Predicted 3D model of a 408-nucleotide RNA (Bacterial RNase P class A) from Paracoccus sp. (in: a-proteobacteria).

[in-house]
RNA sequence: GCGGAUGGCUGGACGGCCGCGGGCGGGGCUGAUUCGUCAGCCCGGUUCGAGGAAAGUCCGGACUCCAUGAGACAAUGGUGCCGGGUAACGCCCGGCCGGGGCAACCCGAGGGAAAGCGCCACAGAGAACAGACCGCCCGGACCUUCGGGUUCCGGGUAAGGGUGAAACGGUGGGGUAAGAGCCCACCGCGGGACUGGCAACAGGACCGGCACGGCAAGCCCCACCAGGAGCAAUGCCGAAUAGGGGCCUCAGGCGGGAGAGAUCGGUGCGCCGGCAUCCCCGCGGGGACAUCUCAGCCCGGAGGCCCGGGUUGGCAGCUACAGCGCGUCGGUGACGGCGCGCGCAGAAGAAUGGUCGUCGAAGGGGGAAACCCCGGAACAAAAUCCGGCUUACAGGCCAUCCGCGCAG
Numbered sequence: 001g002c003g004g005a006u007g008g009c010u011g012g013a014c015g016g017c018c019g020c021g022g023g024c025g026g027g028g029c030u031g032a033u034u035c036g037u038c039a040g041c042c043c044g045g046u047u048c049g050a051g052g053a054a055a056g057u058c059c060g061g062a063c064u065c066c067a068u069g070a071g072a073c074a075a076u077g078g079u080g081c082c083g084g085g086u087a088a089c090g091c092c093c094g095g096c097c098g099g100g101g102c103a104a105c106c107c108g109a110g111g112g113a114a115a116g117c118g119c120c121a122c123a124g125a126g127a128a129c130a131g132a133c134c135g136c137c138c139g140g141a142c143c144u145u146c147g148g149g150u151u152c153c154g155g156g157u158a159a160g161g162g163u164g165a166a167a168c169g170g171u172g173g174g175g176u177a178a179g180a181g182c183c184c185a186c187c188g189c190g191g192g193a194c195u196g197g198c199a200a201c202a203g204g205a206c207c208g209g210c211a212c213g214g215c216a217a218g219c220c221c222c223a224c225c226a227g228g229a230g231c232a233a234u235g236c237c238g239a240a241u242a243g244g245g246g247c248c249u250c251a252g253g254c255g256g257g258a259g260a261g262a263u264c265g266g267u268g269c270g271c272c273g274g275c276a277u278c279c280c281c282g283c284g285g286g287g288a289c290a291u292c293u294c295a296g297c298c299c300g301g302a303g304g305c306c307c308g309g310g311u312u313g314g315c316a317g318c319u320a321c322a323g324c325g326c327g328u329c330g331g332u333g334a335c336g337g338c339g340c341g342c343g344c345a346g347a348a349g350a351a352u353g354g355u356c357g358u359c360g361a362a363g364g365g366g367g368a369a370a371c372c373c374c375g376g377a378a379c380a381a382a383a384u385c386c387g388g389c390u391u392a393c394a395g396g397c398c399a400u401c402c403g404c405g406c407a408g
Base pairs, nucleotide, nucleotide: 001404002403003402004401005400006399007398008397009396010395012359013358014357015356016355017354018353020049021048022047023046024045026043027042028041029040030039031038032037051379055390056389058388059387060386061385062384063230064229065228066227076226077225078224079223080222081095082094083093084092085091096110097108098107099106100105111221112220116219117218118215119214120213133161134160135157136156137155138154139153140152142149143148169187170186171185172184173183174182188210189208190207191206194203195202196201234316235315236314237313244307245306246305247304248303249302250301254300255299256298257297259294260293261292262291263290264273265272266271277288278287279286280285323342324341325340326339327338328337329336330335363374364373365372366371
């Protein structure tokens, strides 16, 4: 210098003006008052006001209600090498094993396949107590130029070819008609005294002699964990109207209807009282037009006061805690102890914005260069809170490490 690996930080800057949400003082007005204050409105001041992911809502908790009250089991779901951290976790740290990379380093749902069941596509002769397609070897028949040929038949053979993700140990030697753990050495595999380590695991004298393919992100087995719902949880205060309950008053009363009678009105003298008549009109129609009596009949009870539930609404939950920063000590580390300092949004149709000025990274264009011009900031935004994971992200900065090249 080039290429790469890991960890961390940052996520446009400054100022003016106008505005929005929360807290705390001040002033004014109004209302209430137990005279202490409280509430509402207005004016002005001061202070705070998104993120590393606030996101996905995937795990783990705090908190609240419901259920159960020792607990255990079943079902269902989840987790799954070992040790540690933590309030807890499926998270984190340190190791082990396996895989990838020259390396730094990265990746792994990483218990059990000799408990059982199931599956193994395509290709291939054969896919699990396998398989003779080609080949190799032996014998027979046939042909023969006597070297052999290989159309046919009967056997042997898993060394070679070919298929496949996977073909029933690998390499070498012996052996054999050709072959074969058939025999031997090494490797692998199974068992394993012993050694190291808290453990996972590693090494391994010696023995066996190949027997035991893969899949459990298929059922299953083993161990461990989990009661359910979620801040629209939950608690409190509580208008109007409607509805529920209780008490009191009224019962010769109130509202509606049918009937009879009397009076009155109309008449065509039979009766009628919603007929006749009158009014309006869009000529279909609509409207108006009597009172009294019955302690009679039928259907409705009416008014007032109080109580509890509850809708709109208001208040709490609600932001001070597994909090943040710095230092120091212990620890390889995650993390923990101690000391000092700090206060860091809290809305509810939901604020955190708009505009102007100066400056501005990336990017684009021009130029031999200096430089000039254009350009103008990624992903995205709280909603009970916290610990994680995952996903998105323009660019900039820092530290450590690895490989290659060059120079000393």
The source organism's lineage runs through Bacteria, Pseudomonadati, Rhodobacterales, Paracoccaceae and Paracoccus. It matches the Rfam family "Bacterial RNase P class A". Its family is annotated with ribonuclease P activity, dimeric ribonuclease P complex and tRNA processing in the Gene Ontology. By type it is a ribozyme. The model forms 91% of the base pairs in the Rfam consensus. The gene name in the source record is rnpB. Model confidence (mean pLDDT): 75 of 100.